[in-house]
The prediction has a mean pLDDT of 81.
The RNA shown here (transfer RNA) has 73 nucleotides and comes from a Lachnospiraceae bacterium.
The sequence was found in a public genome assembly.
The source organism's lineage runs through Bacteria, Bacillota, Clostridia, Lachnospirales and Lachnospiraceae.
RNA sequence: GCUGCCUUAGCUCAGUAGGUAGAGCGCGUCCUUGGUAAGGACGAGGUCAGCGGUUCAAAUCCGCCAGGCAGCU
Numbered sequence: 001g002c003u004g005c006c007u008u009a010g011c012u013c014a015g016u017a018g019g020u021a022g023a024g025c026g027c028g029u030c031c032u033u034g035g036u037a038a039g040g041a042c043g044a045g046g047u048c049a050g051c052g053g054u055u056c057a058a059a060u061c062c063g064c065c066a067g068g069c070a071g072c073u
Stems, first nucleotide, its partner, number of pairs: 001072007010025004019056001027043005050064004
């Protein structure tokens, strides 16, 4: 230098024939218990890495850019 893949909640990750964003763990409140642990209910938390474009509508499609991983030269 070239090619491919990844980037979504605090962490690990789902979510593709475009249609108002989810799970587990963690966190908070409550229930349960004599008190813990375990279990259960509810809740908070996300500019979908960033900037543009297409579209009535983009996490999703296209371009650029940044970071990471792998391969080739």
Rfam family: tRNA. Rfam classes the family as a transfer RNA.